Context: one part of a larger RNA
RNA sequence: AUUGAACGCUGGCGGCAUGCUUAACACAUGCAAGUCGAACGGCAGCAUAACCUGCUUGCAGGUUGAUGGCGAGUGGCGAACGGGUGAGUAACGCGUAGGGAUCUGCCCUGAAGUGGGGGACAACCCGGGGAAACUCGGGCUAAUACCGCAUAUUCUGGAGACAGCAAAGUGUGCCUCUGCUUGCAAGCACAUGCUUUGGGAUGAACCUGCGUCCGAUUAGCUAGUUGGUGGGGUAAAGGCCUACCAAGGCGACGAUCGGUAGCUGGUCUGAGAGGAUGAUCAGCCACACUGGGACUGAGACACGGCCCAGACUCCUACGGGAGGCAGCAGUGGGGAAUAUUGGACAAUGGGGGCAACCCUGAUCCAGCAAUGCCGCGUGUGUGAAGAAGGCCUGAGGGUUGUAAAGCACUUUCGUUGGGGAGGAGAAGCUACAAUGGAUAAGAUUGUAGUUGAGACGUUACCCAAAAAAGAAGCACCGGCUAACUCUGUGCCAGCAGCCGCGGUAAUACAGAGGGUGCAAGCGUUAAUC
Repeated sequence: AUUGAACGCUGGCGGCAUGCUUAACACAUGCAAGUCGAACGGCAGCAUAACCUGCUUGCAGGUUGAUGGCGAGUGGCGAACGGGUGAGUAACGCGUAGGGAUCUGCCCUGAAGUGGGGGACAACCCGGGGAAACUCGGGCUAAUACCGCAUAUUCUGGAGACAGCAAAGUGUGCCUCUGCUUGCAAGCACAUGCUUUGGGAUGAACCUGCGUCCGAUUAGCUAGUUGGUGGGGUAAAGGCCUACCAAGGCGACGAUCGGUAGCUGGUCUGAGAGGAUGAUCAGCCACACUGGGACUGAGACACGGCCCAGACUCCUACGGGAGGCAGCAGUGGGGAAUAUUGGACAAUGGGGGCAACCCUGAUCCAGCAAUGCCGCGUGUGUGAAGAAGGCCUGAGGGUUGUAAAGCACUUUCGUUGGGGAGGAGAAGCUACAAUGGAUAAGAUUGUAGUUGAGACGUUACCCAAAAAAGAAGCACCGGCUAACUCUGUGCCAGCAGCCGCGGUAAUACAGAGGGUGCAAGCGUUAAUC
């Protein structure tokens, strides 16, 4: 000088930060990932409408998925992000500089296509089993779910000939063309999807040089081991795997083994070199009760998914089941020690959706804690009879001390009352113009107008009112080291970072007066330079 600190005494306010360093110990409860009806069949519940019945004449019951919508279900996208923790890991894990044999949903950009069919399974209905979790059988049905067929610009295989591979619709509007012809469509238009493929962007995977703690009281280690060939496997190079062949490979420039540890940007210290460290924030990695495994998918070997084994906890009708806070709060435990079972999606961002909107313990805020840093206040001026009281005294006085009182003034912060920004002009609606289209509409873009979303919040800030009114402690005073006397004690009681004090005149113990240093803090302990 510093700290994610703790402890003791004390404690007025604000701003900004920070807050389980220990048991990767166990967890009650709530929430933390949903969304889309513009993919689909439907319609349990709610609302509306029409009809029927009853009547108390505006209520009750019923019917119609008819409308708004929508529980459950099929389907799509998301759930691999965001959030947590540091157990493991001394490693291409990380840092840095490179490499070639790769994949990449959504997004951008280009080319081509989007034809014609089929069979199911949920939901639903019927029946059965079970205490429950749940499950079985039969029957009906839709799709952007699933499967053939056609076509193939490209693409894949092939030397070539040639062979092989795809798709899905939905919404809105209009009557120019076509069909019926009032208007609506299988017509037209636009939007958005879907399929194949080229390029890009982003993300991810792999390989390599160099760097990356301690121990030699660890000296030898290695059989898929090192290399080759054939084969397999992967998105992809490769002993990654396998068969055969060869006998290699690493090591005092420290292999192997043991211990410790997430790495970095950074942080602390220091004039620097260096040393220590890796909280918060940011990048990367690893993990998700312990161990193993794959499935789905563009992406996982998946924190709030699945399967198996294990430990633990819970339910049970004893047959069988359920669970995983190292998400946010919170509980027990451990500990010197670390917070609320709060508010809001208003902003920023994320997921879904055409949108409206929904979800979001990410985030933004609030609460608690002097834990830290910074700022402010606890009054200002005047005031000598140098008051009283305290302490000392050589008894004259000295000191506390302009300190107080008194007089004059101010009102920050706090209290009370009132006013009041910014964080926000998003989406929607209307009008006009442009694109495209059929001189159409809807659609998209731009401009103008209109309506209009704030958790924080009794916000920041401003004004007014009253009254000095509500706001100072802690450590030290022998030397180092700024600051001295009295009393008590008498090697006792005690102090102490080092030197050392105390055995009757103790500036070193204890108290008091006085003083010194810091100050809403001050000391002590621990730790680093």